[in-house]
RNA sequence: CUCAUCCAGAGGGGCAGAGGGAAACGGCCCGAUGAAGCCCCGGCAACCCUCCAGCCGGUCUCGUGGCGAUCACUGUCGAUCGUCUCCGCGAGGCUCCCGGCUAGGGAAGGUGCCAAAUCCGUCUCACGGCGAGAUGCGUCGUGAGGAAGAUGAG
Numbered sequence: 001c002u003c004a005u006c007c008a009g010a011g012g013g014g015c016a017g018a019g020g021g022a023a024a025c026g027g028c029c030c031g032a033u034g035a036a037g038c039c040c041c042g043g044c045a046a047c048c049c050u051c052c053a054g055c056c057g058g059u060c061u062c063g064u065g066g067c068g069a070u071c072a073c074u075g076u077c078g079a080u081c082g083u084c085u086c087c088g089c090g091a092g093g094c095u096c097c098c099g100g101c102u103a104g105g106g107a108a109g110g111u112g113c114c115a116a117a118u119c120c121g122u123c124u125c126a127c128g129g130c131g132a133g134a135u136g137c138g139u140c141g142u143g144a145g146g147a148a149g150a151u152g153a154g
């Protein structure tokens, strides 16, 4: 930098001793019944990994048409044969190789995570309520998106 995910899930002990919830502000919470941090053990999840099924791409085979040759014919229609490569259509296979999507299963390892939606808001848009009515503005709420951030993979 790119992509995916972020309303689910999962905590005990020891040391430590006052803060913590990313940063700023506002709110709301957690915290001496012990915060941050460090260590041990446990767990959650399934990003990487792996198994299975289906589908798609891709690929292979076959058929057929385009194409070429011969025959027949006034001509057309037609019949037979060929077709390395190429194009169209259809059917089948995927034993082997590759990629993608969907659903399900696994958990050894690499990460991650284990209060609250990423705790909520901040920016934009839409809708609704209120401020006596319209526009505008303010404020509250709901929804969508964005920004920022976190984690993983590359």
Stems, first nucleotide, its partner, number of pairs: 001154006011041005019030003024122004042114003047110002049106003053102005058094009067082005118148001123145009
The prediction has a mean pLDDT of 76. A computed fold for a 154-nucleotide RNA from uncultured Streptomyces sp., annotated as SAM riboswitch aptamer (S box leader). It matches the Rfam family "SAM riboswitch aptamer (S box leader)". Rfam links the family to the GO term regulation of gene expression. Of the family's consensus pairs, 97% are formed in the model. The RNAcentral record of the sequence draws on MGnify.